[in-house]
Context: one part of a larger RNA
RNA sequence: GUAUACAGUGGAUGCCUUGGACCUUUUAGCCGAAGAAGGACGUGGUAGGCUGCGAUAAGCCUCGGGUAGCUGUCAACAAGCGAUAAUCCGAGGAUUUCCGAAUGGGGCAACCCCGCGAGCAGUAGCUCGUGACCCUUAUCUGAAUAUAUAGGAUAAGUGGAGGUAAGUGCCUGAACUGAAACAUCUAAGUAAGGCGAGUAAAAGAAAAUAAUCAUGAUUCCGUCAGUAGCGGUGAGCGAAAUCGGAAGAGCCCAAACCCUUUAGUAAUAAAGGGGGUUGUAGGGUCUCUCUGGCUUUAAUGCCAAAAAGUUAGAAAUCUCACGUUAGUAGAAGCCUUUGGAAUAAGGCGCCAAAGAAGGUGAUAGUCCUGUAAGCGAAAACUUGAGACUUUUGAGGGAAACCUGAGUACCGCGGAGCACGUGGGAUUCUGCGGGAAUUUGCCAGAACCAUCUGGUAAGGCUAAAGACUAAAAGGUACCGAUAGUGAACUAGUACCGUGAGGGAAAGGUAAAAAGAACCCCGGUGAGGGGAGUGAAAUAGAUUCUGAAACUGUAUACUA
Numbered sequence: 001g002u003a004u005a006c007a008g009u010g011g012a013u014g015c016c017u018u019g020g021a022c023c024u025u026u027u028a029g030c031c032g033a034a035g036a037a038g039g040a041c042g043u044g045g046u047a048g049g050c051u052g053c054g055a056u057a058a059g060c061c062u063c064g065g066g067u068a069g070c071u072g073u074c075a076a077c078a079a080g081c082g083a084u085a086a087u088c089c090g091a092g093g094a095u096u097u098c099c100g101a102a103u104g105g106g107g108c109a110a111c112c113c114c115g116c117g118a119g120c121a122g123u124a125g126c127u128c129g130u131g132a133c134c135c136u137u138a139u140c141u142g143a144a145u146a147u148a149u150a151g152g153a154u155a156a157g158u159g160g161a162g163g164u165a166a167g168u169g170c171c172u173g174a175a176c177u178g179a180a181a182c183a184u185c186u187a188a189g190u191a192a193g194g195c196g197a198g199u200a201a202a203a204g205a206a207a208a209u210a211a212u213c214a215u216g217a218u219u220c221c222g223u224c225a226g227u228a229g230c231g232g233u234g235a236g237c238g239a240a241a242u243c244g245g246a247a248g249a250g251c252c253c254a255a256a257c258c259c260u261u262u263a264g265u266a267a268u269a270a271a272g273g274g275g276g277u278u279g280u281a282g283g284g285u286c287u288c289u290c291u292g293g294c295u296u297u298a299a300u301g302c303c304a305a306a307a308a309g310u311u312a313g314a315a316a317u318c319u320c321a322c323g324u325u326a327g328u329a330g331a332a333g334c335c336u337u338u339g340g341a342a343u344a345a346g347g348c349g350c351c352a353a354a355g356a357a358g359g360u361g362a363u364a365g366u367c368c369u370g371u372a373a374g375c376g377a378a379a380a381c382u383u384g385a386g387a388c389u390u391u392u393g394a395g396g397g398a399a400a401c402c403u404g405a406g407u408a409c410c411g412c413g414g415a416g417c418a419c420g421u422g423g424g425a426u427u428c429u430g431c432g433g434g435a436a437u438u439u440g441c442c443a444g445a446a447c448c449a450u451c452u453g454g455u456a457a458g459g460c461u462a463a464a465g466a467c468u469a470a471a472a473g474g475u476a477c478c479g480a481u482a483g484u485g486a487a488c489u490a491g492u493a494c495c496g497u498g499a500g501g502g503a504a505a506g507g508u509a510a511a512a513a514g515a516a517c518c519c520c521g522g523u524g525a526g527g528g529g530a531g532u533g534a535a536a537u538a539g540a541u542u543c544u545g546a547a548a549c550u551g552u553a554u555a556c557u558a
Base pairs, nucleotide, nucleotide: 001556002555003554004553005552006551007550008549014543015507016506019478020477021475022474023473024472025471026470027469028468029467030163031162038099039098040097041054042053043052045077048074049073050072060093061092062091063090064089065088069081070080071079104113105112106111114131115130116129117128118127119126120125133160134159135157136156137155138154139153140152141151168196169195170194171193172192178185182232208215209214219246220245221244222243229237230236250460251459252458253404257274258273259272260271261270262269263268279438281403282402283401285398286397287396288395289394290393292303293302294301305392306391307390308389309388317387318386319385320384321383323381324380325379327375328374333348334347335346336345337344349366350365351355357369358368359367409433410432411431412430413429414428415427440455441454442453443452444451494501495500514542517529518528519527520526
């Protein structure tokens, strides 16, 4: 050195799962000066970590449920509590140190210092309350400057401020990359930054789409369709109408005109109330005809009828019901054998609106928790219904009062529309110009005519739809180098000035029955007996226990 055997080391593999991943259904969705999110420090009979809680500190009170045990966990021990109902579960309250928007002032967060008022004490102080800034409203004041205004002061305000995973609207906005280089282009209006709102956000009731037929707000899904198109016509980008579904809901102002108040000599202006809201144009004014009943006149009031409603279009309360947040009850099996143990095998039964699932010393419908079909709420909340609340004339004619202006539109420069300026409509706007008024105006992909559709320049609007969480259920998802970074003290230990980065680490046994006692040894470590156990080569570095690697013994050997 090789081979074999036996050991050691090591932790692969197998089996397992407390943890993850994804999907479906249902439900819920903002918190905050009434001090949040997040923390610091405390708090136990206790030295520490986690959890809970806050000087009332693993807790206090009330109301329900529920039961014989309990004092969270690692994890015991001590001392206690409990049928005068604890512990535990649910609902509603109380307390809630200090920091933090942090807000009396300051500050190196969790600390320091102060004013005023009240109480206590009695001169050192203690306790409680209050004291930031901005905005809005009201009152009182008040300059240059006469009226005034600016400014100031005080009071009130569940007004703002800060946080927030994902989704969402708006504002800004890359590069790598692809084009086999690269510049238009692409990546991409993506990543990233900022602002805002809400459980959804946004959009939204046609100045629409269409095409001679028609549809009738928006949103989402499927289709149209990788089509029509755009494109150094390269790479690539990429619709819409229609059709089929989900869901469905429509409204309010401005103006004309009328009334009231204030100011003004007046014209007029402002504020408030009524009126009114559209395309078959509508509304206002004047006029004519008719009007559900009663009452004194169609001014007003009452009744009736109709319609609508708490989610936009006005708004409040009460009652009832379903449900949610604890629970309750729930059928039916024994014997023999093997075994450490019966849920196994054999035998004879039983229940089933329950043979889902999990646990129990091996594989259990009938042992336990449950499951099926039922039952249940003092309190809080959701949803629905009712009470209740609100509203309400129609038609014809005349005349031409109103119907959103630096707007529409045009030119230039850009952007956005699938569309890169193109023949380029439609949308937005930086600069310059700048209408019409219903016999009006806009659109129908340059533009013109005809025709058709609509009525801009004000606003609101649920649902279908995005995301997240919880509960229930599921999976040709993972099974500890996998699956979340995290099955364990995990965003922990540790690293970094910091932003930030970021692990490793699961398994004795059915039950600790976790090895009394004896011996060697340093009153060790470790071991040998004894004992427990089915098993101790299951002995705590604990299931199984591969390989590399190490050792011992034997054999062979150039």